Molecule: Bacterial RNase P class A
Organism: Bacteroidales bacterium
RNA sequence: UUGGCAGUAUCGGUUGUCGCGGCAUGAAUUUGCUGAGGAAAGUCGGGACAGCACAGAGCACCAUACUUCCUAACAGGAAGGGACACAGCCGGAGACAGUUGUGUAACAGCUAGUGCCACAGAAAAUAACCGCCCUGAGUGUUACAAAGGGUAAGGGUGAAAACGUGAGGUAAGAGCUCACGCAUAGGCAGUGUGAGUUGUCGAUGGGGUAAACCUUAUGGGCUGCAAGGCCAAAUAUACCGGCGCUGAUACGGGCUUCAAAAACCCGUAUGAUAAAGACUGCUCGUCUGAUGCCGGUGGGUAGGCUGCUUGAGCUUUUUGGUGACAAAAAGCCCAGAUAAAUGACAACCUGAUACAGAAUCCCGCUUAUGAUGCUGCUCAAACA
Numbered sequence: 001u002u003g004g005c006a007g008u009a010u011c012g013g014u015u016g017u018c019g020c021g022g023c024a025u026g027a028a029u030u031u032g033c034u035g036a037g038g039a040a041a042g043u044c045g046g047g048a049c050a051g052c053a054c055a056g057a058g059c060a061c062c063a064u065a066c067u068u069c070c071u072a073a074c075a076g077g078a079a080g081g082g083a084c085a086c087a088g089c090c091g092g093a094g095a096c097a098g099u100u101g102u103g104u105a106a107c108a109g110c111u112a113g114u115g116c117c118a119c120a121g122a123a124a125a126u127a128a129c130c131g132c133c134c135u136g137a138g139u140g141u142u143a144c145a146a147a148g149g150g151u152a153a154g155g156g157u158g159a160a161a162a163c164g165u166g167a168g169g170u171a172a173g174a175g176c177u178c179a180c181g182c183a184u185a186g187g188c189a190g191u192g193u194g195a196g197u198u199g200u201c202g203a204u205g206g207g208g209u210a211a212a213c214c215u216u217a218u219g220g221g222c223u224g225c226a227a228g229g230c231c232a233a234a235u236a237u238a239c240c241g242g243c244g245c246u247g248a249u250a251c252g253g254g255c256u257u258c259a260a261a262a263a264c265c266c267g268u269a270u271g272a273u274a275a276a277g278a279c280u281g282c283u284c285g286u287c288u289g290a291u292g293c294c295g296g297u298g299g300g301u302a303g304g305c306u307g308c309u310u311g312a313g314c315u316u317u318u319u320g321g322u323g324a325c326a327a328a329a330a331g332c333c334c335a336g337a338u339a340a341a342u343g344a345c346a347a348c349c350u351g352a353u354a355c356a357g358a359a360u361c362c363c364g365c366u367u368a369u370g371a372u373g374c375u376g377c378u379c380a381a382a383c384a
Base pairs, nucleotide, nucleotide: 001380003378004377005376006375007374008373009372010371011370012349013348014347015346016345017344018343020035021034022033023032024031037355041366042365044364045363046362047361048360049224050223051222052221056284057283058282059281061220062219063218064217065216066080067079068078069077070076081107083104084103085102086101087100088099089098091096108215109214113213114212115209116208117207129155130154131151132150133149134148138144139143163181164180165179166178167177168176182205183204184203186201187200188199189198190197191196228306229305230304231303238297239296240295241294242293243292246272248270249269250268251267252266253265254264276288277287278286279285313332314331315330316329317328318327319326320325
């Protein structure tokens, strides 16, 4: 210097002519302002908001899982802790320890239980293939060597093989003994908001696997702008099936009677309950509910307004914080379509193209992708 990879920022500008939507103004496109993304995509998470009359409990189901902090909240973000891996430095005879940098993760629990660990290998937990040591049938010149016993230090298989290093000891070996390490679960003391960490004391010494079943802890009501609200229109005296049409109290009237009461009838009000329905999948429970309810056949109407864009909003500065962020001040208004507007042409500048287009709104995650700038790493070439 060219290229590649990863991360990150921004996504054309100016002028003119014509056209489309919104807001304001207005007699009038008359005038002014404004109009599609970093992912608008996926619908994977979390909410705002609305409704289910007001709420609940249990089970099921689902989600999360180291600590603290940020946030409206999150499976998101920031900073840390432990583990593992790589690279470097460094102490030790060694096993190992310390330290710096980078990266990874679906980072609670395998000592609650039940499972699984293929193939290879002697064996995946009731270990002995080769080897080592003791003994030596038999053959027999030296020597070779069956059977038997001991062994887990050496070798092999494997992702993993009965904790490791060194010394002693032994027929050969082995935590057999000693010293020093490692791991696990604990006790005591110090330290940190915390996860943890440092020191010390004794105990124990096969593992792995929970995106295996499972256990523990925490959390989760449901549906979603086609949610909801308002106006308009229409609603055949329609037909079929099933289940209901029940008690109580009070008031008024009628009846009866010589006059009343009771009984009975009618009306009004209150409260209860049945059929049926609502509250998530189920159960309990709660509520509506006395005229109808549920299901089916068939017929009629379905247009408009609102929700609808001022927001957990954006920009700049100051302060606080390692940081994510928070607070304060000042300024700005920046799409609301409804079969779907946000465009076309010309000139100049310019790196300006790929992926691609709002539909209640916002914050994240994931996926697709081009150009230019910046940062880090790296291949190649050239120079010193």